Context: one part of a larger RNA
RNA sequence: GGAUGAACGCUAGCGGCAGGCCUAACACAUGCAAGUCGAGGGGUAACGAUGGCUUCGGCCAGGCGACGACCGUCGCACGGGUGAGUAACGCGUUUGUAACCUACCUCUAACUGGAAGAUAGCCCGAAGAAAUUCGGAUUAAUAUUCCAUAAUACUAUGAUUUGGCAUCUUUUUAUAGUUAAAGCUCCGGCGGUUAGAGAUGGGCAUGCGUAACAUUAGCUUGUUGGUGAGGUAACAGCUCACCAAGGCUACGAUGUUUAGGGGGGUCUGAGAGGAUGGUCCCCCACACUGGUACUGAGACACAGACCAGACUCCUACGGGAGGCAGCAGUGAGGAAUAUUGGUCAAUGGGCGAAAGCCUGAACCAGCCAUGCCGCGUGAAGGAUGACAGCGCUAUGCGUUGUAAACUUCUUUUGUACGAGAAGAAACGCUCCGACGUGUCGGAGUUUGACGGUACCGUACGAAUAAGCAUCGGCUAACUCCGUGCCAGCAGCCGCGGUAAUACGGAGGAUGCAAGCGUUAUCC
Numbered sequence: 001g002g003a004u005g006a007a008c009g010c011u012a013g014c015g016g017c018a019g020g021c022c023u024a025a026c027a028c029a030u031g032c033a034a035g036u037c038g039a040g041g042g043g044u045a046a047c048g049a050u051g052g053c054u055u056c057g058g059c060c061a062g063g064c065g066a067c068g069a070c071c072g073u074c075g076c077a078c079g080g081g082u083g084a085g086u087a088a089c090g091c092g093u094u095u096g097u098a099a100c101c102u103a104c105c106u107c108u109a110a111c112u113g114g115a116a117g118a119u120a121g122c123c124c125g126a127a128g129a130a131a132u133u134c135g136g137a138u139u140a141a142u143a144u145u146c147c148a149u150a151a152u153a154c155u156a157u158g159a160u161u162u163g164g165c166a167u168c169u170u171u172u173u174a175u176a177g178u179u180a181a182a183g184c185u186c187c188g189g190c191g192g193u194u195a196g197a198g199a200u201g202g203g204c205a206u207g208c209g210u211a212a213c214a215u216u217a218g219c220u221u222g223u224u225g226g227u228g229a230g231g232u233a234a235c236a237g238c239u240c241a242c243c244a245a246g247g248c249u250a251c252g253a254u255g256u257u258u259a260g261g262g263g264g265g266u267c268u269g270a271g272a273g274g275a276u277g278g279u280c281c282c283c284c285a286c287a288c289u290g291g292u293a294c295u296g297a298g299a300c301a302c303a304g305a306c307c308a309g310a311c312u313c314c315u316a317c318g319g320g321a322g323g324c325a326g327c328a329g330u331g332a333g334g335a336a337u338a339u340u341g342g343u344c345a346a347u348g349g350g351c352g353a354a355a356g357c358c359u360g361a362a363c364c365a366g367c368c369a370u371g372c373c374g375c376g377u378g379a380a381g382g383a384u385g386a387c388a389g390c391g392c393u394a395u396g397c398g399u400u401g402u403a404a405a406c407u408u409c410u411u412u413u414g415u416a417c418g419a420g421a422a423g424a425a426a427c428g429c430u431c432c433g434a435c436g437u438g439u440c441g442g443a444g445u446u447u448g449a450c451g452g453u454a455c456c457g458u459a460c461g462a463a464u465a466a467g468c469a470u471c472g473g474c475u476a477a478c479u480c481c482g483u484g485c486c487a488g489c490a491g492c493c494g495c496g497g498u499a500a501u502a503c504g505g506a507g508g509a510u511g512c513a514a515g516c517g518u519u520a521u522c523c
Base pairs, nucleotide, nucleotide: 001523002522003521004520006519007518008517009516010515013375014374015373016372017371018370019368020367021333026331027330028329030328031327032326035074037072040071041070043067044066047065048064050061051060052059053058081286082285083284090210091209092208093207095205096204097203100202101201105198106197107196108195109194110193111192112191113147114146115145116144123136124135125134126133127132153178154177155176156175157174158173159172163168183190184189211257212256213255218248219247220246223245224244225243226242227241228240229239230238261283262282263281264280265276266275267274268273288309289308290307291306292305311322312321313320314319339365341364342363343362347361348359349358350357351356378409379408380407381406389399390398391397392396414460415459416458417457418456423450428445429444430443431442432441433440434439435438467512468511469510470509471508472493473492474491478507479506480505481504482503488495489494
């Protein structure tokens, strides 16, 4: 000198863009953050319409719009948070998978026949303070089960053939065996099952790179390898039985410590390098602590389950409930870090045929000079070089200083008033056209949180707007007064003991400027 997720002191007019718990992965009140489908189902707790009855109070009717709870589907493994752990195939990069999986989506081919028993809900009854649970009767399905049919799927045994270093693999094929489905419908479709291919996403392996300490030198028994078995989507000591005695290591094993996890990047530097990993993107890990599996295409699952533990809460003392490292917010810690805001309008996600519903993702607004960038605090003229202040060699001179006053001008900004966006394209609805008759194209219409915001116009009036640090040398900028080794200053050298350009004040000056200094850290 540059830089910062900064903090502190003094000060402060505005806008744009960004950023904002670095500390206690400490504890959390409250609200919200994942639902959806009635075009899967039985149905009807609210609401509405309609019809009927009525003593005018109401009552009845799932058949209708809709739909609480319930069964079922898909989603909840994404999105969002945090960096505790991890020195590791975790990450980065390079390969391999002839050792693997992939819901939804796209393409291709084939099929979609028949039957059965339950169960939730509803109804009746019971236990409990509650959470919740139990018994009986009855009922449905795209829930569950069975049968049929079936191969290019799978299994077993053969034959044939291509490729490969090898375990193996590819093609063609024979025999035997095993395995599937679900309906809804506005009749257009939407679905379901099997097989193959693709796309997407992942799993696993792999060469190289990846902190410090040798005042850590030896480490290892599922350890290293083999055979067999089990297990997995898949290879593998992944697990087990048996056999062998191996395997790693000064090219640093093992151990210990540290880690704001690793990378793209960021800061600095001419570069080499050094430092760093906040915001954004990719990957990993975690979800009160530890463990376990279930469901599922996918989890060993942040707002799922079970067990144990610590903590908090409720209790009728018998027993129960909970997990903000989601968004806000609270306490605590700390030098220190924001609103218990608005909207689904856009983008994206989930479900749905769609309308739509949900979405603290997202988009916006609020707070903070935390940073970067931009603008303003007026411009031109104006010497009786005014008054006052300060200094001096003191009838006076110098300086503040064109500075002020005064004259003319402008109106960024400000205040008031007016006008007022883009972001909207779609979907849907109506009409028209084309042909494939449900798809495409066209026209119209509908939809904005931000926001009456930005931007624009008119009026008024210099009006609303300057500080901070420094002035001995390094280092731009000097005098007076006070103090008297005191009070104090200080980054280094050093100043202060009676004329201190170094302390304190004043005048003046210098530097930067809505900031300026200080502190901390890095180069």
Predicted 3D model of a 523-nucleotide part of an RNA (small-subunit ribosomal RNA, 5' domain) from a metagenome. The coordinates come from a structure-prediction model, not an experiment, and the mean pLDDT is 83. Its Rfam family is "Bacterial small subunit ribosomal RNA". Its family is annotated with ribosome and structural constituent of ribosome in the Gene Ontology. The RNAcentral record of the full RNA draws on SILVA.